[in-house]
RNA sequence: GUCCGGAGAGUGGUGGCCAGUCCACCCGCCGAAGGAGAAAACGCCUUGUGGGGGAUCCACCGGGCGCGAAGCUCUCAGGUUAAGUUGACGGAC
Repeated sequence: GUCCGGAGAGUGGUGGCCAGUCCACCCGCCGAAGGAGAAAACGCCUUGUGGGGGAUCCACCGGGCGCGAAGCUCUCAGGUUAAGUUGACGGAC
C1' cells in the first nucleotide's frame, strides 16, 4: 500500500430553502481521524542529615528542572437519526 473486520454518542429543538439523503443555529452527548496533557523509572541541580583523612566523594529524606506511554485524561478539532461515511486498532497478502 491492497483486501477484510472494526465502537461510541440525539430516530433532539428551531429556522431557511430550489422542499432532499440539504444548510444554519441552539442544547444535550461520544472518543477510536488528528491534536493536547503527564505516572513511575532515569538524568541533572539543591536545602538538610549521616559516613569518610579529604575531594568536584558516597548514601538517604525532601524540593526543583528535564526526559518520559497508552485502549488513561481533555474534548480544540472531529463525530452524534436509517443508509452511507469517518474510524484508533486487528487479520491476510
Glycine riboswitch aptamer from Litoreibacter sp., 93 nucleotides, folded computationally. The coordinates come from a structure-prediction model, not an experiment, and the mean pLDDT is 78. The organism belongs to Litoreibacter, within Bacteria. Rfam family: Glycine riboswitch aptamer. Rfam links the family to the GO term glycine biosynthetic process. The sequence was found by an Rfam model in a public genome assembly.